[in-house]
Molecule: THF (Tetrahydrofolate) riboswitch aptamer
RNA sequence: AGCAGAGUAAAUACAACGCGUUAAGUGUUGAAGGAUGGGAUGUCGCCUUCAAACGAAAAGCGAAUGCUUGCGGUGUUGUGUUGCGUCCGCUGUA
Numbered sequence: 001a002g003c004a005g006a007g008u009a010a011a012u013a014c015a016a017c018g019c020g021u022u023a024a025g026u027g028u029u030g031a032a033g034g035a036u037g038g039g040a041u042g043u044c045g046c047c048u049u050c051a052a053a054c055g056a057a058a059a060g061c062g063a064a065u066g067c068u069u070g071c072g073g074u075g076u077u078g079u080g081u082u083g084c085g086u087c088c089g090c091u092g093u094a
Base pairs, nucleotide, nucleotide: 002093003092004091005090010082011081012080013079014078015077016076017075018074019072020071021070028052029051030050031049032048033047034046038088039087040086041085042084058069059068060067061066
C1' cells in the first nucleotide's frame, strides 16, 4: 500500500422540566450571514437574522392572580438508536 473500525452537524423514540393556547412557537417562501468527524474543503443536510404569505383545541374546577386534563408538525436537557461527500489524519490487523 491493502482490509476493517471510531468520531460531526443533525434526525428520531422515550422521559423530565418549561412555553403557548389573549398564538408565541412549529411549518412554507425569499434575502443575507454562520457552524458543521482531529486538519483542509464542501452542501441537495443544519442554525441565526430580516422580510412575506399562511395559520391552530380547548374542556373541567376555583372567590382568585390560579389548578387539573388536553392540544401545539412547541422549547430545553438527559438517555437509547441512526449519522460526513472528497483528501489527509486516528485506532486495529497483517